[in-house]
Molecule: transfer RNA
Organism: Flavobacteriales bacterium
RNA sequence: GAUCCUGUAGCUCAGUUGGUAGAGCACGACACUUUUAAUGUCGGGGUCCUGGGUUCGAGCCCCAGCGGGAUCACCA
Numbered sequence: 001g002a003u004c005c006u007g008u009a010g011c012u013c014a015g016u017u018g019g020u021a022g023a024g025c026a027c028g029a030c031a032c033u034u035u036u037a038a039u040g041u042c043g044g045g046g047u048c049c050u051g052g053g054u055u056c057g058a059g060c061c062c063c064a065g066c067g068g069g070a071u072c073a074c075c076a
Stems, first nucleotide, its partner, number of pairs: 001072007010025004019056001027043005033037001049065005
């Protein structure tokens, strides 16, 4: 440098045909008993990387940029 994949909650990740954003873990409260904590219930927590475009409507489609990963190429 080229191609491909990828960016969604604090972390790891789902999200079907474009139609009101979810899970596990973590965190908080409560209950309980086996008490450095376990289990159960409930709760809080989101600019869906950024900027445009398409559309009645975009996490999802298109373009550009930025970050991450893989492969290939180049380089003494």